[in-house]
Context: one part of a larger RNA
């Protein structure tokens, strides 16, 4: 990991709903009882139980009654329908679908492990070091005191056995559920050690680590309350047919839960019509209302401008008073603006109401029964929140998945098309494609783009290129390019060391002429030189400028390897127009089957069958409905040594669950129809146990 075999809504009582029978002159027995035995079969037993009246707390009245002064209004009632059985569907109480806790509590078991004591043994090689006291000697008035010895203390030093366990390394399915190797710490001591014994879990021991108390201790350990509890995790086993949800409201020691509603189912009644329901459907009529937008009288804000109450500064005064002011500025005026909590205006849509069209397996009603959701997720629009951030996050409304397959988007729940009963080697479209990979056009026709833009990107830049539109200046010669002039007053005042057209500041005239700035720029130390402007001339036809707009272009730099077309590759097979064709989905239509519902003909045993039309047939949670198998009983009917049941293999048949033959193995049982009863279906539960 894989095989097998086993493995999960059950039982009792009660209560309601459905079926279904029995008897309604109400229904029904319970315990016990009755025969020679004697049944799941009769027959007794009417205690009790529902039901037959209600309403009131209750006295109590009674088709009424409570409430009330009320003969009043109001609540509840009186219109009926039960009962006892069987089956099913659901709640309750119980372990109530299975598995799983951590703990809780109770009775024991444990100190051969490990902590402490307690008794009573045992064990510490060897070296060092040299305490007190004592002797002897110097020394003192005597003590203290000095030396030399002797001495043999010490939780004293080095170090082995022991006892630890520092540091690194190994080892890590080990030699070991704590070990080796090398290093290290203690070794006369709070020392190490046999053996016996004390201390026990709401507890004990603890040089204190929440350590240790038999290899996991914040409360050991074994059974036992026991199937604790688990609003939480996993799992819950055959088919096929009809329907088919929700991730909302409120509320909640609420929030991953739970009730009631909202959304599904089933069924019961009504009813099948011109009424009556229904509806993203459409007219008409009415009707609410205060968003979008606009607007600024109101509210609150704003920007500019007159006007200038009031203040600040500044001058003056001994102080008032006065004077000024490019400062702040209030009311008002004039022009302009901003708003979710501004509205003297206000749409579009949406909603309500009615009438009428259309459309609709007509439908409707319901206080029945049974649910399951109350984590939603994204897209588009209209808003809050966050950054006009997010596969963000919280409303509103519509789609989608969810629960939806299929075609397209290279791939890709939620985007675009379209909703999959089955079968067809048929035909039409849709999104979106038709050079090749790849199904259809290397299809017209007319324009852009040279950037592989197409096939990632902004602010900003650009004599890139197509449209447009306007304005200038031009054969009285424009625009560029050439030739030539570009001067005098003047070095214009001023500044300044100088400042002559060109550091800076004022000012910017006159003159001569075709034309020439008291000067555009370079340039001197200041000068001088280049230059432009402006005019002449050579040329001979368009030149110049602004704005709109299509398409490009720069800006553009990332980490294995082309890598921002899906790939080849494309100059179109790129973009913009316009046309015709084609392809292309499980859409649609043809053909056939197959099932729900319904109409309708026909039978009919009244269950329903047949045939025809029509309209349906994605689905998760879910609900309903028909079935297949598996063990067993009872009842009728069969099959088997001429070979049961079970194995393997082959062929049929059926919408499936399965049946059913045929051959082989095997060697004693097993079907069929009915009707009932269930330890009744297994891939998943780190599922059990057994195999591999």
């Nucleotide at each position: 990991c894989c095989c097998g075999a086993c493995g999960a809504g059950u039982g009792a009582c009660c209560a309601u709903c459905c079926g279904u029978g029995g008897c309604c002159c109400g229904g029904u027995u319970a315990a016990g009882g009755c025969a020679g035995c004697g049944a799941c079969a009769g027959c007794c037993g009417g205690a009790g139980c529902c039901u037959g009246a209600g309403g009131g707390a209750a006295a109590c009245c009674g088709a009424g009654u409570g409430u009330g002064a009320a003969u009043a209004g109001c609540g509840c009632g009186a219109u009926c329908c039960g009962u006892c059985g069987c089956g099913g569907g659901u709640g309750g109480u119980c372990g109530a679908c299975c598995u799983g806790a951590a703990a809780c509590c109770g009775u024991g078991u444990g100190a051969g492990c490990c902590a402490g004591c307690c008794a009573u043994g045992g064990c510490c090689a060897g070296c060092g070091u040299g305490c007190a006291g004592c002797g002897c000697u110097c020394g003192u008035a005597a003590u203290g005191g000095g030396g030399c010895g002797u001495g043999a203390a010490g939780g004293c030093g080095c170090g082995a056995a022991c006892u630890g366990a520092u540091a690194u390394g190994g080892g890590u399915u080990a030699c070991a559920a704590a070990c080796c190797a090398u290093u290290c710490g203690g070794a006369u001591g709070a020392g190490c050690u046999g053996u016996g014994g004390c201390u026990a879990g709401c507890g004990g021991u603890g040089a204190a680590a929440u350590g240790c108390c038999a290899a996991a201790c914040g409360a050991a350990c074994a059974c036992g309350g026991a199937g604790a509890u688990a609003g939480c995790u996993g799992g819950u086993u055959c088919u096929c047919c009809c329907c088919g949800a929700a991730a909302u409201g409120c509320a909640u020691u609420g929030a991953g839960g739970u009730g009631c509603a909202g959304c599904g189912g089933a069924c019961a009644c009504c009813a099948u019509a011109g009424c009556c329901c229904c509806g993203c459907u459409u007219g008409c009529a009415g009707g609410a209302g205060g968003u979008a937008g606009a607007g600024c009288g109101c509210u609150c804000g704003u920007c500019g401008g007159a006007c200038g109450c009031g203040g600040g500064g500044g001058c003056u005064u001994c102080a008032u008073c006065g004077c000024c002011u490019a400062c702040c500025a209030a009311c008002u005026c004039c022009g302009g603006u901003g708003a979710a909590c501004c509205u003297g205006c206000g749409a579009a849509u949406g909603c309500c109401u009615g009438c009428a069209a259309c459309g609709g397996u007509c439908g409707g009603u319901g206080a029945u029964c049974c649910a399951g959701u109350g984590a939603g997720a994204c897209g588009g629009u209209g808003c809050g929140a966050g950054c006009a951030a997010a596969u963000u996050u919280g409303c509103a409304u519509c789609g989608u998945c969810a629960a939806g397959a299929g075609g397209g988007a290279a791939a890709c729940a939620a985007c675009c098309c379209a909703g999959a009963c089955c079968u067809g080697c048929c035909g039409c479209u849709a999104a979106g494609g038709c050079c090749c990979c790849u199904a259809a056009a290397u299809c017209a026709u007319c324009g852009u783009u040279c950037a592989g833009u197409g096939g990632g990107c902004a602010a900003g830049g650009a004599g890139g290129u197509g449209g447009g539109a306007c304005c200038g200046c031009u054969u009285a010669g424009a625009c560029a390019a050439c030739c030539a002039g570009g001067a005098g007053g003047u070095u214009g005042g001023c500044u300044u060391a100088g400042a002559a057209g060109c550091a800076g500041c004022c000012a910017c005239c006159c003159u001569u002429g075709a034309a020439a700035g008291a000067g555009u720029g370079c340039g001197u130390a200041a000068c001088a030189g280049c230059u432009c402007a402006c005019u002449g001339g050579u040329c001979g036809a368009g030149c110049g400028g602004u704005c709109c707009u299509g398409c490009g272009c720069c800006g553009a730099c990332a980490a294995u390897g082309u890598a921002c077309c899906g790939g080849g590759g494309c100059u179109a097979a790129a973009c913009g127009a316009u046309g015709u064709g084609c392809c292309g989905a499980a859409g649609c239509g043809c053909a056939g089957g197959a099932u729900g519902c319904g109409a309708c003909u026909a039978u009919u045993u009244c269950g329903a069958u047949a045939g025809c039309c029509g309209c349906g047939u994605g689905g998760u949670a879910g609900g309903g409905g028909a079935g297949c198998g598996u063990c067993g009983u009872g009842c009728c009917u069969g099959c088997a040594g001429u070979g049961a049941a079970g194995c393997a293999u082959c062929a049929a048949c059926g919408u499936g669950a399965g049946u059913c033959g045929g051959u082989g193995c095997g060697g004693a049982g097993c079907g069929g129809g009915u009707a009932c009863g269930a330890g009744u279906g297994c891939g998943a539960a780190u599922g059990u146990c057994g195999g591999g």
Predicted 3D model of a 692-nucleotide part of an RNA (large-subunit ribosomal RNA, domain II) from a soil metagenome. It matches the Rfam family "Bacterial large subunit ribosomal RNA". The coordinates come from a structure-prediction model, not an experiment, and the mean pLDDT is 85.